RNA sequence: UCGAAGAAUAGAGGUUGCGAAUUUAAUUAGUAUCUUAGUCUAGACGUGUGGCGUUGGAAUGACUAAGCGAAAGGGAAAUUCGCCGAAAUGGAAUGGAUCCACAAUUCAUUCUGUUGGGACUACAUUUAAUAGGUGUAGGACUGUCGCGUAAUUGCGGGGAGCUAUUGAAGAG
Numbered sequence: 001u002c003g004a005a006g007a008a009u010a011g012a013g014g015u016u017g018c019g020a021a022u023u024u025a026a027u028u029a030g031u032a033u034c035u036u037a038g039u040c041u042a043g044a045c046g047u048g049u050g051g052c053g054u055u056g057g058a059a060u061g062a063c064u065a066a067g068c069g070a071a072a073g074g075g076a077a078a079u080u081c082g083c084c085g086a087a088a089u090g091g092a093a094u095g096g097a098u099c100c101a102c103a104a105u106u107c108a109u110u111c112u113g114u115u116g117g118g119a120c121u122a123c124a125u126u127u128a129a130u131a132g133g134u135g136u137a138g139g140a141c142u143g144u145c146g147c148g149u150a151a152u153u154g155c156g157g158g159g160a161g162c163u164a165u166u167g168a169a170g171a172g
Base pairs, nucleotide, nucleotide: 001171002170007166008165009164010163011162014084017083018082019081020080021079022078023077024076034067035066036065037064038063039062040061043055044054045053046052047103048102049101050100051099087115088114089113090112091111092110093109094108095107096106097105098104116142117141120138121137122136123135124134125133126132144157145156146155147154
C1' cells in the first nucleotide's frame, strides 16, 4: 500500500419507502339487534359434517308494515414513535384456541424459499365494497452496482445488497 469472506459504526433510494399507536370524519347502514301489529311455521343455535349440548306452542324461525337504531374489521387524513429486510408472503413441522372427532379458520415458535422501491394493467382469492389486502404474470418509472459508450446511452446483477469510515486474517 492492497486487503476476500466476515466484523463494527454512520448513511442513501421515496413527495404514497416500511411498520405501529392515537384522534377526526366517512363507509359498513337505515344493515344487525330491539319493540309493536299481522301471516305462515317447528324448528333454531354452538364455523362445515357427525356426535353431544342449549333452547322452543306462555311461540322458535321466516316474511310484511311501522318505530328506535349500532358495532367490529378494512380504507382516508392529521399527529407521534420505531426503522431501511425496514417489512410482506409461500411451504413444512410443533404447540395453543374455536364443546368432542375430522376438516376448516386463527395465533405463536422454528426451519426454508421469494421480493430493491412505489404505482398501473390482467387473472385468481379475501372483503359489505368496484376501496384495500394477498398470489401469479406483464410492460414502463425510479434507485444502486458491474461492463462498455461521445452521450442519463446500451446490456446485465440484487437488499446477507450499495456508499463512507474504522479495524482486521493474509499478500506485496
Lysine riboswitch aptamer from Gottfriedia endophytica, 172 nucleotides, folded computationally. Its mean pLDDT, the model's own confidence on a scale to 100, is 77.